[in-house]
Molecule: transfer RNA
Organism: Liquorilactobacillus mali KCTC 3596 = DSM 20444
RNA sequence: GGGUCAUUAGCUCAGUUGGGAGAGCGCCUGCUUCGCAAGUAGGAGGUCAUCGGUUCAAGUCCGACAUGAUCCA
Numbered sequence: 001g002g003g004u005c006a007u008u009a010g011c012u013c014a015g016u017u018g019g020g021a022g023a024g025c026g027c028c029u030g031c032u033u034c035g036c037a038a039g040u041a042g043g044a045g046g047u048c049a050u051c052g053g054u055u056c057a058a059g060u061c062c063g064a065c066a067u068g069a070u071c072c073a
Base pairs, nucleotide, nucleotide: 001072002071003070004069005068006067007066010025011024012023013022019056027043028042029041030040031039050064051063052062053061
């Protein structure tokens, strides 16, 4: 220098054919306990890396760019 893959909640990830943004763990609150842990009920938390395009509508399609991984040279 070139190819491929990944980027979504604090962490690990799902998201199918373009239309509802989600799970587990973690965090907060209540109940339970003498107290803690565990359990249970509920809750908060999102610029879908970034910029632009297509579309009535984009996490999803297209382009650019950044970072990381990997392969080739």